This is a predicted structure of a 168-nucleotide RNA (Lysine riboswitch aptamer) from Petrotoga mexicana. The coordinates come from a structure-prediction model, not an experiment, and the mean pLDDT is 77.

RNA sequence: AGCGGAGGCGCAACCGAGAAUAGUAACUUCUUCUAUUUGUAGAGGGUAUUUUAGAAGAAGCGAAAGGCGAGGUUGCCGAAGAAGUAAGAAGAAAGCCCUCAUCUUCUGACUUCUGGGUAUGUGGGGAAUACCUACAUAACUGUCACGUGAAGAACGUGGAGAGCCGCU
Numbered sequence: 001a002g003c004g005g006a007g008g009c010g011c012a013a014c015c016g017a018g019a020a021u022a023g024u025a026a027c028u029u030c031u032u033c034u035a036u037u038u039g040u041a042g043a044g045g046g047u048a049u050u051u052u053a054g055a056a057g058a059a060g061c062g063a064a065a066g067g068c069g070a071g072g073u074u075g076c077c078g079a080a081g082a083a084g085u086a087a088g089a090a091g092a093a094a095g096c097c098c099u100c101a102u103c104u105u106c107u108g109a110c111u112u113c114u115g116g117g118u119a120u121g122u123g124g125g126g127a128a129u130a131c132c133u134a135c136a137u138a139a140c141u142g143u144c145a146c147g148u149g150a151a152g153a154a155c156g157u158g159g160a161g162a163g164c165c166g167c168u
Stems, first nucleotide, its partner, number of pairs: 001168005008077001010076006018068001027060007042100006080114006087107006115141002118138008143159006
């Protein structure tokens, strides 16, 4: 340098009945209140608006997206996952349009961190006691080094995957 492997609730992608979102949003009817220096979005501006915008109540009708998902298939063991920086694209919130800001998703570039899963706490995303994620803590587990031990089992300390094991 090349090839092949190991860790285990191991990682990722796809499909997926269904649960939940939710009897919620929107829409229709009725009633009431109310406005042009108002109200309708996070802020600002313009436009529409009493045959009406907006708000509340009752009745009827009634979703969806993202996220989850028993299990299966495929690819794998920096598998993969985040964070930050700047750039691009799409979307959300609104009667319509513009600007700014916020949030979400995707794309590639650079830098940094993480061996792996779990639990708890705090924060963020989310409709959420689901789930994802950052940090901290705790034990568990695999691996190598050093030490104790009988060259054993096992134990203690420490490190990180740019690692470890085997072959050429």